[in-house]
Context: one part of a larger RNA
RNA sequence: CUGGGCGUAAAGCGUCCGUAGGCGGUUUGCUAAGUCUGAUGUGAAAGCCCCGGGCUUAACCUGGGAACGGCAUUGGAUACUGGCAGGCUAGAGUCUGGUAGAGGGUGGUGGAAUUCCCGGUGUAGCGGUGAAAUGCGUAGAUAUCGGGAGGAACACCGGUGGCGAAGGCGGCCACCUGGACCAAGACUGACGCUGAGGGACGAAAGCGUGGGGAGCAAACAGGAUUAGAUACCCUGGUAGUCCACGCCCUAAACGAUGUCGACUAGCCGUUGGGGGUGUAAAAGCCCCUUAGUGGCGCAGCUAACGCGUUAAGUCGACCGCCUGGGGAGUACGGCCGCAAGGUUAAAACUC
Numbered sequence: 001c002u003g004g005g006c007g008u009a010a011a012g013c014g015u016c017c018g019u020a021g022g023c024g025g026u027u028u029g030c031u032a033a034g035u036c037u038g039a040u041g042u043g044a045a046a047g048c049c050c051c052g053g054g055c056u057u058a059a060c061c062u063g064g065g066a067a068c069g070g071c072a073u074u075g076g077a078u079a080c081u082g083g084c085a086g087g088c089u090a091g092a093g094u095c096u097g098g099u100a101g102a103g104g105g106u107g108g109u110g111g112a113a114u115u116c117c118c119g120g121u122g123u124a125g126c127g128g129u130g131a132a133a134u135g136c137g138u139a140g141a142u143a144u145c146g147g148g149a150g151g152a153a154c155a156c157c158g159g160u161g162g163c164g165a166a167g168g169c170g171g172c173c174a175c176c177u178g179g180a181c182c183a184a185g186a187c188u189g190a191c192g193c194u195g196a197g198g199g200a201c202g203a204a205a206g207c208g209u210g211g212g213g214a215g216c217a218a219a220c221a222g223g224a225u226u227a228g229a230u231a232c233c234c235u236g237g238u239a240g241u242c243c244a245c246g247c248c249c250u251a252a253a254c255g256a257u258g259u260c261g262a263c264u265a266g267c268c269g270u271u272g273g274g275g276g277u278g279u280a281a282a283a284g285c286c287c288c289u290u291a292g293u294g295g296c297g298c299a300g301c302u303a304a305c306g307c308g309u310u311a312a313g314u315c316g317a318c319c320g321c322c323u324g325g326g327g328a329g330u331a332c333g334g335c336c337g338c339a340a341g342g343u344u345a346a347a348a349c350u351c
Stems, first nucleotide, its partner, number of pairs: 004322003007305002012319001014201004021194003025088007033081002035077008049065006091191001092188004096183004103177007110154001115149007125136002162169002206247006215241002220236004258318006266296011300307002324351003333344004
């Protein structure tokens, strides 16, 4: 390479957008590039293969044939693919009317709680643990009441609930703004799918500049524990956690399951919408339908576990990735970064 694979054995890029490329609904006509077929030319000889012949045989030599899997020219075929032209509406999209939502951004605002400060009451303890001690407290703490400051996070509602491409998103209000879903029609007319490079987004930690700092808390200090204890426990505590702007670009970035489409028994729950039933109108109950989100489960699949219309079933399109363990996601080089480092990514050697 071929082949085989990628939930857990090695293997799905963290996610999306999109360039080239690959692939592409239905119908009519034209074309004849691919495709199929005929003819002609060429495909040197030798060799290989087949049938013969010559050396006593063989090797060897020799005659004929086949093959030379190919290429070119030319005649034809037109189902499929492509190209060109025209049409269609089942894919895709647009419009109208509704619906739900922690989707995103900005500004404002609320209460509870912690801490600190001021004042009142009040007195000897508080705190902490397995037990203690460090620590705090007669300069009046803890407790309790009133007032104030400031920062961060939003109990209950809250839910295998919702939204988002993923990361992720949760008090309340306003403004700006993205997407989804449903119903009934109308419109455009294949405008589509995937996507090497590329671009954007991307938790936490970390970095730069400036602010902020209540609580928590790496580092650090002390007290304990212990043989030791650079830990687990306790008392403190600085970066950081928060905000603005700019970087970093990683993760068990997980459903460890790429995206899109089609097809293939059901049952139960739940969220959003629509319809039916019901009612004076509702509510409720029940049924149907559609888009999600869960639990079981047939066939089938699977090494098993399990998956099972939200597939890991049956197929198609395109991309990514794997190829024994260690060495190693390392070295070197390139690119990126302020740095930390990231990304791409070996070999010797060894089992």